[in-house]
Molecule: c-di-GMP-I-GGC riboswitch aptamer
Organism: Armatimonadota bacterium
RNA sequence: UCCGAUAAAGGCAAACUGCCCGAAAGAGCAGGACGCAAAGCUACGGGUCUAAAGCCCCCGGAGGGUAUGAUCGCCGGGCUGCCGGUA
Numbered sequence: 001u002c003c004g005a006u007a008a009a010g011g012c013a014a015a016c017u018g019c020c021c022g023a024a025a026g027a028g029c030a031g032g033a034c035g036c037a038a039a040g041c042u043a044c045g046g047g048u049c050u051a052a053a054g055c056c057c058c059c060g061g062a063g064g065g066u067a068u069g070a071u072c073g074c075c076g077g078g079c080u081g082c083c084g085g086u087a
Base pairs, nucleotide, nucleotide: 002085003084004083011036012035016031017030018029019028021026034073040079041078042077044076045075046074047071048070049069054066055065056064057063058061
């Protein structure tokens, strides 16, 4: 550098539940494990989700659009890392 077990030491923690923040998506903490060789970090690109405020449109609203909001356990990129093998 590249590869990945049925190994060893470990690590993370889905759904769900409780508390809490948020308009929401969703986040945090605790319990809990569906799974994960990066399910470690990063919002850089794409996708997806939300639309309170702001902005735009139509209308006089319980309307539509829009990310600056969210998601890294959706995919890719970047950075870092245990063990073993390989160059």